[in-house]
Guanidine-I riboswitch aptamer from Methylophaga sp., 101 nucleotides, folded computationally. It was read from a public genome assembly, where an Rfam model found it. The source organism's lineage runs through Bacteria, Pseudomonadati, Pseudomonadota, Piscirickettsiaceae and Methylophaga. The coordinates come from a structure-prediction model, not an experiment, and the mean pLDDT is 81.
RNA sequence: AAAAUAGAUUACUAGGGUUCCGGUUAGGCAACUAACGUCUGGUCCGAGAGUAAUCGACCUUCACAGUGAAGGUUACACGGAGGGAUAAAAGCCCGGGAGAU
Numbered sequence: 001a002a003a004a005u006a007g008a009u010u011a012c013u014a015g016g017g018u019u020c021c022g023g024u025u026a027g028g029c030a031a032c033u034a035a036c037g038u039c040u041g042g043u044c045c046g047a048g049a050g051u052a053a054u055c056g057a058c059c060u061u062c063a064c065a066g067u068g069a070a071g072g073u074u075a076c077a078c079g080g081a082g083g084g085a086u087a088a089a090a091g092c093c094c095g096g097g098a099g100a101u
Base pairs, nucleotide, nucleotide: 007055008054009053010052011051012050015045016044020042021041022039023036024035025034026033027032056074057073058072059071060070061069062068076096078099082094083093084092
């Protein structure tokens, strides 16, 4: 100086819009139809830099026929604009990006 590793999954939350449900308004005898997410909500989407758990990885010790057991570590992390998907949008994806220090 360069390279590699620093992980994955699940549940939830911050947040998000409006396909469905519900709600509101209007029309209608009714069934129902239309609009509204500047409608609290349920379904739904959902974090690299949020939470928790599980698994994995690494290290130490004790075992070692078989079988593993116990403990520890898993750090740090400011960030546009623009584009993409989905019904639509977002701390989703592009992206630990471009940049900044």
Rfam family: Guanidine-I riboswitch aptamer. From the family's description: This family represents a conserved RNA structure found upstream of the ykkC and yxkD genes in Bacillus subtilis and related genes in other bacteria.
The model forms 97% of the base pairs in the Rfam consensus.